[in-house]
RNA sequence: GGGGUGUAGUACAGUGGUAGUAUGCGGGUCUCCAAAACCUGAGACGGGGGUUCAAUUCCCUCCACCC
Numbered sequence: 001g002g003g004g005u006g007u008a009g010u011a012c013a014g015u016g017g018u019a020g021u022a023u024g025c026g027g028g029u030c031u032c033c034a035a036a037a038c039c040u041g042a043g044a045c046g047g048g049g050g051u052u053c054a055a056u057u058c059c060c061u062c063c064a065c066c067c
Base pairs, nucleotide, nucleotide: 002067003066004065005064006063009023010022011021012020017053025041026040027039028038029037046062047061048060049059050058
């Protein structure tokens, strides 16, 4: 210098209009107890700027990681 990735504790979806899944975590039902199963809850868009009525999404820049 070139390319890629960055979203929940973890692993990943989401490519302009309400941010989801699995697992983990808290609570509940069940059980003598626990596990399993089921129900429910909390929890996230790397930082800054721009475009747009509206940005996780498009553009610029910086940071971190990978090639």
The RNA shown here (transfer RNA) has 67 nucleotides and comes from a marine eukaryotic metagenome. Rfam family: tRNA. The sequence is in RNAcentral, with records from MGnify.